Predicted 3D model of a 319-nucleotide RNA (Bacterial RNase P class A) from a soil metagenome.

RNA sequence: CAGGCCGGGUGACCGCGGGCCUUUCGGGGCUCGAGGAAAGUCCGGACACCGCAGGGCAGGACGCUCCCGAGAGGGAGGCGGCGAAAGCCGACGGACAGUGGCACAGAAAACAGACCGCCGACAGCGCAUCUCCGGAGACGCUGCCGGUAAGGGUGAAACGGUGGGGUAAGAGCCCACCAGCGGCCGUGGCGACACGACCGGCUAGCCAAACCCCGUCCGGUGCAAGGCGAACAGGCUCCGCCGAGGCGGCCCGCCGAGGAGCCGGGUAGCCGCACAGAUGGAUGGUCACCCUCGACAAAAUCCGGCUUACAGGCCUGCU
Numbered sequence: 001c002a003g004g005c006c007g008g009g010u011g012a013c014c015g016c017g018g019g020c021c022u023u024u025c026g027g028g029g030c031u032c033g034a035g036g037a038a039a040g041u042c043c044g045g046a047c048a049c050c051g052c053a054g055g056g057c058a059g060g061a062c063g064c065u066c067c068c069g070a071g072a073g074g075g076a077g078g079c080g081g082c083g084a085a086a087g088c089c090g091a092c093g094g095a096c097a098g099u100g101g102c103a104c105a106g107a108a109a110a111c112a113g114a115c116c117g118c119c120g121a122c123a124g125c126g127c128a129u130c131u132c133c134g135g136a137g138a139c140g141c142u143g144c145c146g147g148u149a150a151g152g153g154u155g156a157a158a159c160g161g162u163g164g165g166g167u168a169a170g171a172g173c174c175c176a177c178c179a180g181c182g183g184c185c186g187u188g189g190c191g192a193c194a195c196g197a198c199c200g201g202c203u204a205g206c207c208a209a210a211c212c213c214c215g216u217c218c219g220g221u222g223c224a225a226g227g228c229g230a231a232c233a234g235g236c237u238c239c240g241c242c243g244a245g246g247c248g249g250c251c252c253g254c255c256g257a258g259g260a261g262c263c264g265g266g267u268a269g270c271c272g273c274a275c276a277g278a279u280g281g282a283u284g285g286u287c288a289c290c291c292u293c294g295a296c297a298a299a300a301u302c303c304g305g306c307u308u309a310c311a312g313g314c315c316u317g318c319u
């Protein structure tokens, strides 16, 4: 550094919830009862309801290659960055399609710019020197106009680097080498890509987790989904001694004052729902001994991933 594992142990007692058995209905017995992340709810799926001829807009997610996978994702690689190494990290398509941004500092931050410096012209002044005594004038200073981007300075970043030629001074202005870009070809690789040769113009900043462009994909809502569905009180309407209704289906006969529907309420409850499992929602506590003295955190439809948190300890491999 990578991978895997443990997450106080044993015993006694007292509790809590589920299931089964038993009961003299008071209870009793047996058995099971949180996690590696149960978390965040970030993805994918099952399941459920709604929607749906087909297509588009908007919106969202993703973005190197190959393989596995329904998918999320995983494995192995490529490239880039970090590290001495093992190894780790990367939303890793496009910046000549367009729009936009680049703090502070700095003259200038993107079809750039001129503060110092360097160079030239002109004007003024000073002055070595020369002089035919009228002046001329190397050089220096100041002002102004212009050239330059080599040097200084600022910055995360200043429009290729080094050397030479060239020039008034300079500059890819020209040349050699190097870096980088584009085209084309060869070799290796399934591929991303790597290495190499040739040619070209001398040079192209960064940001798309800014808008955007390109490509691929996506209907919405989530178990408070959804299904079944009461009872009592009370209220409203209708029927009823001209007999509702009941007596096993019908007739006779007998009894006979209440009966039906709706609201209450799609409420309570049950299912969904589980080899933990509810909806007043359990999984805990005390004591004794021992040790390395015990972290992060606790189910709520289920499953598969991802991410995040974690005291301490163990094992394997590597530097």
Base pairs, nucleotide, nucleotide: 001317002316003315004314005313006312008290009289010288011287012286013285014284016033017032018031019030020029021028022027035296039307040306042305043304044303045302046301047222048221049220050219059218060217061216062215063214064077065076066075067074068073078092079090080089081088082087093213094212098211099210100207101206102205115152116151117148118147119146120145122143123142124141125140126139129136130135160178161177162176163175164174165173179203181200182199183198185196186195187194188193226271227270228269234263235262236261237260238259239258245255246254247253291294
Annotation: It matches the Rfam family "Bacterial RNase P class A". It is annotated as a ribozyme.